Molecule: Glycine riboswitch aptamer
Organism: Sideroxydans sp.
Parts: sequence; structure tokens; C1' cells
RNA sequence: UUCAAACCGAUGGGAGAGUGUGCUGAAAAGCACCGCCGAAGGCGUAACACCCGCAACCGCUCAGGCCACAAGAACUAUCGGGACAGG
Repeated sequence: UUCAAACCGAUGGGAGAGUGUGCUGAAAAGCACCGCCGAAGGCGUAACACCCGCAACCGCUCAGGCCACAAGAACUAUCGGGACAGG
């Protein structure tokens, strides 16, 4: 002088699927039944490796979610930390 990564925080963006039926209730909401969604999480799986293992936006749908709103949301941008460290 130059340059990180995993990870963490803040702000912003951020899809999909029921205007379902019935009951209770002033409403919010809750329960049951059927039908759906997948991008919190979880599980399975290739190449590779070969002792163990090992990826996903692919599959499953346990969990979660399904009028709108809100919340959540993989991923992403900026800033800060990580980092007066390390190369």
C1' cells in the first nucleotide's frame, strides 16, 4: 500500500399457494374437514470421496405457510462488525 472469507447486526428489495365448507364468537380469532405452496428450519439425493462423508433454487412436506393486510422469508444491495487480525 492492497485484499479477503465464514459468520453477526442495521436498512431496503424479496415469490408461491383457498375470497373453500361447517361450528363457536360482537369482533379479532380458534377448532374440524378437504384442497394447495415452498424461499425459515429439517430430511433425501449426484459428481466427488471412500473411513466418515458431501450441494441445491432438485425432490419430500415433519415443521411452517395459503383473501387482502401484517408477520415470516432463501437470496440480494449498501453500511458497520469480524479485521490496528490474517495473506